[in-house]
RNA sequence: AGAGUUUGAUCAUGGCUCAGAUUGAACGCUGGCGGCAUGCUUAACACAUGCAAGUCGAACGGUAACAGGCCUAGCUUGCUAGGUGCUGACGAGUGGCGGACGGGUGAGUAAUGCAUAGGUAUCUGCCUAUUUGUGGGGGACAACCUGUUGAAAAGCAGGCUAAUACCGCAUACGUCCUACGGGAGAAAGCGGGCUUCGGCUCGUGCAGAUAGAUGAGCCUAUGUCGGAUUAGCUAGUUGGUAGGGUAAUGGCCUACCAAGGCAACGAUGGCGAUGAUCGGUAGCUGGUCUGAGAGGAUGAUCAGCCACACUGGGACUGAGACACGGCCCAGACUCCUACGGGAGGCAGCAGUGGGGAAUUUUGCACAAUGGGCGCAAGCCUGAUGCAGCGACGCCGCGUGUGUGAAGAAGGCCUUAGGGUUGUAAAGCACUUUCAGUAGGGAGGAAAAGUUAGUCGUUAAUAACGGCUAACCCUGACGUUACCUACAGAAGAAGCACCGGCAAACUCCGUGCCAGCAGCCGCGGUAAUACGAAAGGGGCAAGCGUUGUUCGGAUUUACUGGGCGUAAAGAGAUCGUAGGUGGUUUAUCAAGUCGGAUGUGAAAUCCCGAGGCUCAACCUCGGAACUGCAUUCGAUACUGGUAGGCUAGAGUUUGGGAGAGAGAAGCGGAAUUCCUAGUGUAGCGGUGAAAUGCGUAGAUAUUAGGAGGAACACCGGUGGCGAAGGCGGCCCGCUGGGACUGAUCUGACGCUAAGGCACGAAAGCAUGGGGAGCAAACGGGAUUAGAUACCCCGGUAGUCCAUGCCGUAAACGAUGAAUACCGGCUGUUUGAGAAAUCGACCUCUCAAGUGGCGCAGCUAACGCGUUGAGUAUUCCGCCUGGGGAGUACGGUCGCAAGACUAAAACUCAAAGGAAUUGACGGGGGCCCGCACAAGCGGUGGAGCAUGUGGUUUAAUUCGACGCAACGCGAAGAACCUUACCUGGGUUUGACAUCCUUGGCCCGCCCUAGAGAUAGGGUUUUCCCUUCGGGGACCAAGUGACAGGUGCUGCAUGGCUGUCGUCAGCUCGUGUCGUGAGAUGUUGGGUUAAGUCCCGCAACGAGCGCAACCCUUGUCCUUAGUUGCCAGCACGUAAUGGUGGGAACUCUAAGGAGACUGCCGGUGACAAACCGGAGGAAGGUGGGGACGACGUCAAGUCAUCAUGGCCCUUACGACCUGGGCUACACACGUGCUACAAUGGCCGGUACAACGGGCAGCCACUUCGCGAGAAGGAGCAAAUCCCUAAAAGCCGGUCUCAGUCCGGAUUGGAGUCUGCAACUCGACUCCAUGAAGUUGGAAUCGCUAGUAAUCGUGGAUCAGCAUGCCGCGGUGAAUACGUUCCCGGGCCUUGUACACACCGCCCGUCACACCACGGGAGUUGGUUGUACCAGAAGCGGUUGAGCUAACCUGCGUGCGGAGGCAGGCGCCGACGGUGUGGGUGGCAACUGGGGUGAAGUCGUAACAAGGUAACCA
Repeated sequence: AGAGUUUGAUCAUGGCUCAGAUUGAACGCUGGCGGCAUGCUUAACACAUGCAAGUCGAACGGUAACAGGCCUAGCUUGCUAGGUGCUGACGAGUGGCGGACGGGUGAGUAAUGCAUAGGUAUCUGCCUAUUUGUGGGGGACAACCUGUUGAAAAGCAGGCUAAUACCGCAUACGUCCUACGGGAGAAAGCGGGCUUCGGCUCGUGCAGAUAGAUGAGCCUAUGUCGGAUUAGCUAGUUGGUAGGGUAAUGGCCUACCAAGGCAACGAUGGCGAUGAUCGGUAGCUGGUCUGAGAGGAUGAUCAGCCACACUGGGACUGAGACACGGCCCAGACUCCUACGGGAGGCAGCAGUGGGGAAUUUUGCACAAUGGGCGCAAGCCUGAUGCAGCGACGCCGCGUGUGUGAAGAAGGCCUUAGGGUUGUAAAGCACUUUCAGUAGGGAGGAAAAGUUAGUCGUUAAUAACGGCUAACCCUGACGUUACCUACAGAAGAAGCACCGGCAAACUCCGUGCCAGCAGCCGCGGUAAUACGAAAGGGGCAAGCGUUGUUCGGAUUUACUGGGCGUAAAGAGAUCGUAGGUGGUUUAUCAAGUCGGAUGUGAAAUCCCGAGGCUCAACCUCGGAACUGCAUUCGAUACUGGUAGGCUAGAGUUUGGGAGAGAGAAGCGGAAUUCCUAGUGUAGCGGUGAAAUGCGUAGAUAUUAGGAGGAACACCGGUGGCGAAGGCGGCCCGCUGGGACUGAUCUGACGCUAAGGCACGAAAGCAUGGGGAGCAAACGGGAUUAGAUACCCCGGUAGUCCAUGCCGUAAACGAUGAAUACCGGCUGUUUGAGAAAUCGACCUCUCAAGUGGCGCAGCUAACGCGUUGAGUAUUCCGCCUGGGGAGUACGGUCGCAAGACUAAAACUCAAAGGAAUUGACGGGGGCCCGCACAAGCGGUGGAGCAUGUGGUUUAAUUCGACGCAACGCGAAGAACCUUACCUGGGUUUGACAUCCUUGGCCCGCCCUAGAGAUAGGGUUUUCCCUUCGGGGACCAAGUGACAGGUGCUGCAUGGCUGUCGUCAGCUCGUGUCGUGAGAUGUUGGGUUAAGUCCCGCAACGAGCGCAACCCUUGUCCUUAGUUGCCAGCACGUAAUGGUGGGAACUCUAAGGAGACUGCCGGUGACAAACCGGAGGAAGGUGGGGACGACGUCAAGUCAUCAUGGCCCUUACGACCUGGGCUACACACGUGCUACAAUGGCCGGUACAACGGGCAGCCACUUCGCGAGAAGGAGCAAAUCCCUAAAAGCCGGUCUCAGUCCGGAUUGGAGUCUGCAACUCGACUCCAUGAAGUUGGAAUCGCUAGUAAUCGUGGAUCAGCAUGCCGCGGUGAAUACGUUCCCGGGCCUUGUACACACCGCCCGUCACACCACGGGAGUUGGUUGUACCAGAAGCGGUUGAGCUAACCUGCGUGCGGAGGCAGGCGCCGACGGUGUGGGUGGCAACUGGGGUGAAGUCGUAACAAGGUAACCA
């Protein structure tokens, strides 16, 4: 510090996710030791048991227990019993102090809290200091005793008694009160010593007072979570006066007064948009976690404050409480009970149940620290110190070290060679931390106490205090830490991960299954992603997972973001609060800046030291605590105050533009309707029609009239207005703006939350109006349907008036204002200058409105003085997509609805700009037998052949639009053959290796369908270094053979196709952030990216073309088997012969054609057009040749090959069958339907080829297929070989025929072991369909189509197929509108698996969350009322009453007190009525999600009706 993920790729936007740190954690697997920390986050749920607050005998009466002393009794070393408070002590009791601390918890609390800084109307036990006093009396009550009630708890009555308990009196400077005269108000002793017994003295208490310290109370300011879908709240409320109350201020409480109504100014009783009230959540802080910081989250442990103590209420006592281990009442719960009544409160420490994913021992000790009481010893202390449990965390240590290559064995992989695990192990040599055993052994301990000395105090050698010395004695932890010895590598390693992010890869298993997954995503037979193994990288006594928080996230942006198109500028103006504001002078010093002081607790963090062996941890010191307050200064800027200025703003006046607004009037054109005329059969409408109108006279046309709405031309990126919007003409009323010169005011400005008025269309209400147009609706068409598009009608509405509505893609998708920042060029308005007689023209300034563009900005597109540039001010708005601008609530509205505005759930994207393709029922240019123009076919018939389907034991397999279907197959009777039936075989039909034997081979017989089996017979291999080797056969053994079994979607090779289309790319440079672009586009031209020109491109490669073959002309050479002009011979005839080398031909080599020449066009180009010459003319014709790539195209059955599968079978052999089936459908062909023909007779002319298991002349026979003889030829020699159409002559005369030949019967021929299934051919007989073929569709542009025959491959035989060959030999092309295919440029795109794309909505099904919902149920809260416990205070108090007073006097009275009564307040509770909120809910509504459901096709291309907004 970043990374992954939207795309084919790119940039940017934007979310999601990851890597880090963290934790009071939990879970899974695993687990050696120690140190330090830490441990109910949930039920403030309920609690058994034990402990957690007592202490003082130096306050008191005393003596229940214990010990001692003394006495007595039993009786006696001594024990037991009793007595005696005498001593140590002490249960219970009175009294004092302490139980308000310490400990726990976080329910409540959004301020009666907390934090920071201040203030004072206050109190403060114990403590410190100072000062004064401590005199004299009185009466009780516990304990105890007696009696008595009760189950108990607990009492009741009577009697005795003490005090530091209680009450008077005296005194009281000072204290308090005061009417300034005065009045009120205290106390207690105890212990030690001495004593002449009077007392004295010391210590410690007690009382009054004053200060301090400590602690507490109250008040103020500031800060302190989120909700406005909580906007008004408040009646003791706000203030005053008086009183009460408190330690103290105060409506804290009570009484009274004010806040009364209307209007104006003004600011209002208080509080409130600087957020009152309400409701939700929450203890606050120091700190902690994270972060670079700013921040964000958090508030366990430790520390400060607060609150609470079963729930609610209340007071008492006290210095302090409204009191965790106190009291009273009410409630719930639990326990005891004799049923009458009682007891209790773990949110103290342990512990239990429960809840929960989850959190410990019913431990030890007061040794230390601290607390309470006490003079002290001491006692108490679950505070605390320790131990135990838990890897819960942090830190440290260990599980060994060195050496060791035969690179062992085993495992895994393998290309079979090897590699890896791996110096790892073993082996050898060492060490012993930790754990274990044994022994030793600090520190935490200082005091206190006793004794002695000394000093202080004192009268004092008591006592007490300080110091010194000695003695004595105190450790829970603890078998402590630590040290030493011993033995032995001995007792000690796991966890997750290995597709990318992100370090780490192979094999096997599985086969969209099982599973994984943080995101992207893996898995459908070769998974580095699942499971396992081996190996590897990571961390390590832990490792992973899950959860939390921060970070990354600049993804809420103060630091530090945005708003034209990604989310985002309000529809627009005015204006209130608020925010902000020109220039100058003076002053103040609020902001701002500086200094000082106080505070900012400690701990923590940081730095430096120190202590535990280190570290964690702990101790000390420093710094810091960024804050607040006070005070002293500074005065530039902001601000306040006072006074000026004119550049901002406004104002007056002259001129002047305009569809600015509202009101009234007027006008013409057009549509429609009405009347009348002319006129006759149609009109109208459409892609085509129909509905509709019309013989009752339409349409058309003429004239007249009515009525409503809108205003052609001018008219214009012209004008005006804030926006919406505004358009005939005239009149009056009216708002605003620009320019120009001067006047006046003197910052009056800008923006603008709430707020007021405006606001298209549609819509609503009332009343008018209604020509045209036209939702709804009706009809006609279209269509599979057509609730649409098209047509004919047609009502609301559109118009007017008044009132609502308040929204639009209300758009420049761009808030308002100001300043600055190069220009060029239009146009509107105003002013000016020059010029002119004047108008134009030209120039300048200002304001508006457009275009293009510099810098700059922008993701890009683009913006660019009218900014989206550079800055400032203010407002509004945004924070992933969907759900949703929806639900609920509220406000507004007559309604429609508008405004405000969520969540659950769900996805990993959604979206922007640009790029390359592809596509378009987008555009332009161009080409092709693509169409058109022609010729001939197919589709109809019969047959052949292939395919589908069906059938079958099998009908083997493959090929499926073009680009499968006379295709693989250039030839299935057996074989082929892969299929089926049956029979037999297992190292195999075939290959290699090993062993043994033998030559091999062949022949015959028997059984069998054959394979095969049995028998017989013939026969003695080659080479040799003599060891042996080799070929072949048989047997055996196992390695292996074999597979036309699967996967063409694992592959190679080969092939098809687009397409012989003209394209496809690269290097360097340049442009762009980039994908990419440029080049390759453009202007011409070509068959062509062919060539030329231009050009930020310049070059190059693969393609095109050419080079190759063939054909067309000529030449040269060569002439046999070919040829024969001339010469000669011969024949019935023939190059037959001699000969010739001319010609044809053969086959080698050359020539020839290049737009070369001429003319024209073109840009002086390329090129095109025409012509000449030429055998051939513009690539002459044909062929071979197929760029980058596409189709997961085809082929595992040509071959090769990975993987998988079979191995007495899915291998190999044999027989027979099948591939030849047949209701049917399709493709490709053949033959026809006839006279341009059939038949008969005669007759002419080819080329390419083939031939020895062959072609076969010729002769004979046969009607013929053919047969029997038989010459020639391994072929320019011989044969196949008759070419046919053609030509000549004849016949048939339009008919199912003398057409056509299928089918069938009979008879044959040939091939072949064999023609039954299942060959071809021949002859005789038979003579089917068919009379030119519907929709549709194919080929062909010249030696082509058409037509005619002919050869070959395969092949024993089998050709209508295929591949060739020649003969005869046309027609047409105006042209590119349309169909199909293709190329280039451009445009749109929501497509990129690329239109066979993408994608929308209803319905059906499943699941999920949510809204409504008759109601039902539970918290909460307001209000009115009822009721009223405890208790404080008030009042009464006829009953009761020790202290004090009084007279009298031993009980009467008074004061005072108590019980009781009354009334106030008042918790729980109850009744009624509201608000708000949660749960459940029949039914219902939409929403979301879900590989292959239904219906359509709305959007994306002009998406086939452009789309979209209200």
This is a predicted structure of a 1510-nucleotide RNA (small-subunit ribosomal RNA) from an uncultured prokaryote. The sequence is in RNAcentral, with records from ENA.